Record summary: Predicted 3D model of an 85-nucleotide RNA (c-di-GMP-I riboswitch aptamer) from Firmicutes bacterium UBA7523. Lineage of the source: Bacteria > Bacillati > Bacillota. It was read from a public genome assembly, where an Rfam model found it. Its Rfam family is "c-di-GMP-I riboswitch aptamer". From the family's description: GEMM was predicted in a large-scale screen for bacterial structured RNA regulatory elements.
């Protein structure tokens, strides 16, 4: 340096709930909290999933649709700390 990941060492990060703000909604941000997680860093590239304001239909209920969201849903790309077998 690569690959791999320890009952090894120093970290990190932060699920769900609850409060407060945003947002039509999904979600998202602070805050609490620790379910976990060797990339649970970062990127919405593919793909899957969730939403449906706005459009379209249908007119009684509704139904289709991503410029919206999800990287802690899977791939892929970038980076990164440690050095046992």
């Nucleotide at each position: 340096u690569u690959c791999c990941g320890a009952c090894a060492a120093a970290g990190g990060c932060a699920a769900a709930u609850c409060u407060g703000c945003c947002g039509a909604a999904a979600g998202g941000c602070a805050g609490u909290g620790a379910c976990g997680c060797a990339a649970a860093a970062c990127c919405a590239u593919g793909g899957g999933u969730c939403u449906a304001a706005g459009g379209g239909c249908a007119u009684u209920a509704g139904c289709c649709u991503a410029g919206g969201a999800u990287u802690g849903c899977c791939a892929g790309g970038u980076u990164g700390c440690c050095g046992a077998a």